[in-house]
Molecule: Glycine riboswitch aptamer
Organism: Streptomyces prasinus
Parts: sequence; structure tokens; C1' cells
RNA sequence: CCGUGCGGGAGAGCCCUCUUCGCAUCAUCGGAGGGCGCCGAAGGAGCAAAUCCUCCCCGGAAUCUCUCAGGCCCACGUACCGCAUGG
Repeated sequence: CCGUGCGGGAGAGCCCUCUUCGCAUCAUCGGAGGGCGCCGAAGGAGCAAAUCCUCCCCGGAAUCUCUCAGGCCCACGUACCGCAUGG
């Protein structure tokens, strides 16, 4: 430095239409579609701003910026941190 296992670990939603179930009605949950919006911690891109590495320039980097991808109930997963372990 890389991999594996365990633990910790966020963020971001409303509206409308349709629809399954039970049951006669309503509502809720779930599913599908549409509109606008939102998040950044898989990945990706960029140094245009700011920050860091340097006294400066150049250059580089990211937890920065962008949101292509991904995500916006939960779950999965996630950068990052700790421990153990293998190479």
C1' cells in the first nucleotide's frame, strides 16, 4: 500500500393521477406514471472559485466544486474511522 471480516457511520420530498388487497364507503400502506424540487460519503469529471501541499509561479490533491451516474420510507450500499487478519 492492497484485500478480507467485524463494529461505528450520514444527507436529501412534496404535489397530482392511476392502481392491488381487504369490505359496502373512506382513509392509510404498497406499486406504477407524471411535474417541480432536493442530497453528495460508491463511482465519475474539474481545477473556474475557495482550501491544503510551497515564499511565489507552475503543478497536484481532496471531505472542495459539478451533479453524468447514484440516491431522496425502510433496507442494501456508501467515503471515512477503529480492531483483527492475509499478501